[in-house]
RNA sequence: GGGAGUAUAGUUCAGUGGUAGAACGGGUGUCUGUAAAACGUCUAGCCGAGGUUCGAUUCCUCGUACUCCCA
Numbered sequence: 001g002g003g004a005g006u007a008u009a010g011u012u013c014a015g016u017g018g019u020a021g022a023a024c025g026g027g028u029g030u031c032u033g034u035a036a037a038a039c040g041u042c043u044a045g046c047c048g049a050g051g052u053u054c055g056a057u058u059c060c061u062c063g064u065a066c067u068c069c070c071a
Stems, first nucleotide, its partner, number of pairs: 001070007010024004018054001025043006047063005
């Protein structure tokens, strides 16, 4: 320099056009003599900028970061 992939909650991952979910984590309550465990509840997010669309996490373009391949 050329090509491909990935980017969603604190972490690991779903979701592929119609108000974004799970598990783990964290807070809190119940329970317990205390703690743990268990159960309830709360917590928090679509990498950035444009475009298409009535509507974009999703499709298109450019950029950024990371990974891989070729040179």